[in-house]
RNA sequence: AGAAAAGAAAAAGCGCCGGGACUCCGGAUUGCCCGCGAGGGCUUUCGGAGUUGACGAGGAGAAAAAUCAUCGAAAGAUUCGGCGGAUAUUUUUCCGGCGCGGAAGCAGCCGCGUCGUGGGACGGACUACAAAGCCCGGAGGCGACUCCGGAACAAAGCGUCCGUCAAACAAACUA
Numbered sequence: 001a002g003a004a005a006a007g008a009a010a011a012a013g014c015g016c017c018g019g020g021a022c023u024c025c026g027g028a029u030u031g032c033c034c035g036c037g038a039g040g041g042c043u044u045u046c047g048g049a050g051u052u053g054a055c056g057a058g059g060a061g062a063a064a065a066a067u068c069a070u071c072g073a074a075a076g077a078u079u080c081g082g083c084g085g086a087u088a089u090u091u092u093u094c095c096g097g098c099g100c101g102g103a104a105g106c107a108g109c110c111g112c113g114u115c116g117u118g119g120g121a122c123g124g125a126c127u128a129c130a131a132a133g134c135c136c137g138g139a140g141g142c143g144a145c146u147c148c149g150g151a152a153c154a155a156a157g158c159g160u161c162c163g164u165c166a167a168a169c170a171a172a173c174u175a
Stems, first nucleotide, its partner, number of pairs: 014084004019080001020052009031042004055072003061094007095116008104174002120165007135150006
C1' cells in the first nucleotide's frame, strides 16, 4: 500500500469477525531451567488449524429522521474491541385509545392534553417472575472449550391501592 465479512432463511443480548485473549500441530530461537548426554520444559517468534467473543427479563399501530437503545444477573481480562442489525428514546405526520373542553353534548363532529392496543403524567406503598455463571452429575474434544441434566437467586416494566396535577382560543356541528 492492497485484498478480505457470498446469498437465502431464521433470530433481535440477535448474527458475524480479520484485533485481543486462549488451545493444538509444525518450524526457528535470544534468554532461563532440568539433564553426563541425546534431549526436554518455559519464554520469544513464524506458519497452519481451531476456541472464545451478551446470561436472561423486557420491548413492534404506520412512515421518516437523529441518537454510543431499557433492566438487572454474573464476572472483575473481555458481556473487551470491530462490523451489521434491532421491537428502545426523542421529534414530526397519519391512524388509534383514554380524559377533558365546546353554556345541553350519550353517539357523531371540532378543539385541548396525554398515551400506543395492558393505550394520561408525577410521587409513595404493595405484589410477581429468569437464565447463565458458581456448585453437583453426565456427554463430546489431544486441548482451548462446548453441550445436556439438577438446585438457587433479580431489576426495570406491568398490575393493584393511595396522593397530587395539566391544557382546552375561536368557530362550526349534532340534539
Background
Predicted 3D model of a 175-nucleotide RNA (glmS glucosamine-6-phosphate activated ribozyme aptamer). It matches the Rfam family "glmS glucosamine-6-phosphate activated ribozyme aptamer". Its family is annotated with regulation of gene expression and catalytic activity in the Gene Ontology. By type it is a riboswitch. Its mean pLDDT, the model's own confidence on a scale to 100, is 75. Of the family's consensus pairs, 89% are formed in the model.